[in-house]
């Protein structure tokens, strides 16, 4: 790099150092010199494995914060498919388009495990 599961509307920022980019990707929309990535230092958030404790042994529930991981915006929003709506075309049947809505899926992140 792959594959497999499980989550992904909550939540939590300061200073230094740097000096223009970032939000992954295309499109939109935003953040940023009143200071972008990144790096360090403190803090914070949450509770995936681990750890303890009841319950029970499939699992569940608490407490704690070691090992990750996170601290603009819903994974920022769409992209594909279905439903529902609205509008235009048509005699229906249906075509087409567009957006505030729902479900799925695709990718994407992060944790655990395999190989």
């Nucleotide at each position: 790099a792959c594959c497999u599961u499980a989550u992904c509307a909550c939540g939590a920022g300061u200073g230094a150092c740097g000096g223009a980019g970032g939000g992954a990707u295309g499109g939109g929309c935003c953040c940023u010199a009143u200071g972008a990535a990144g790096u360090c230092a403190c803090g914070g958030c949450a509770a995936c494995c681990g750890g303890c404790g009841c319950g029970u042994u499939c699992c569940g529930c608490g407490c704690a914060a070691g090992g990750u991981g996170c601290c603009a915006a819903a994974u920022c929003c769409c992209c594909c498919a279905g439903c529902g709506c609205g509008c235009g075309c048509a005699a229906u049947a249906g075509c087409g388009u567009g957006a505030a809505g729902c479900u799925g899926a695709c990718a994407g992140a992060u944790a655990a495990g395999g190989a």

SAM riboswitch aptamer (S box leader), 115 nucleotides, folded computationally.
The model forms 97% of the base pairs in the Rfam consensus.
It was read from a public genome assembly, where an Rfam model found it.